A computed fold for a 72-nucleotide RNA from Chitinophaga sp. MD30, annotated as transfer RNA. It matches the Rfam family "tRNA". From the family's description: Transfer RNA (tRNA) molecules are approximately 80 nucleotides in length.
[in-house]
RNA sequence: GGUCUCGUAGUACAAUGGAUAGGACGAGGGUCUCCGAAGCCCUAGAUGCAGGUUCGAUUCCUGCCGAGACCA
Numbered sequence: 001g002g003u004c005u006c007g008u009a010g011u012a013c014a015a016u017g018g019a020u021a022g023g024a025c026g027a028g029g030g031u032c033u034c035c036g037a038a039g040c041c042c043u044a045g046a047u048g049c050a051g052g053u054u055c056g057a058u059u060c061c062u063g064c065c066g067a068g069a070c071c072a
Stems, first nucleotide, its partner, number of pairs: 001071007010025002013022001018055001027043005048064005
């Protein structure tokens, strides 16, 4: 330099054009307890950036940024 894959809460992952972006672990609060742990209930928290297509985009297209694999 070229080709390809990936980028979603603090972490690891879902969501293949139709929503309120979901569950787990973790965090905060409550309940329980003499105090904790466990259990149960509740709460907050995310689509890398900029454009485009579409009635509608996490999803499709383009560019950029970042990570990885392969080739040279």
Source information
NCBI's taxonomy places the organism under Bacteria, Pseudomonadati, Chitinophagia, Chitinophagales, Chitinophaga. The RNAcentral record of the sequence draws on ENA and Rfam. Model confidence (mean pLDDT): 81 of 100.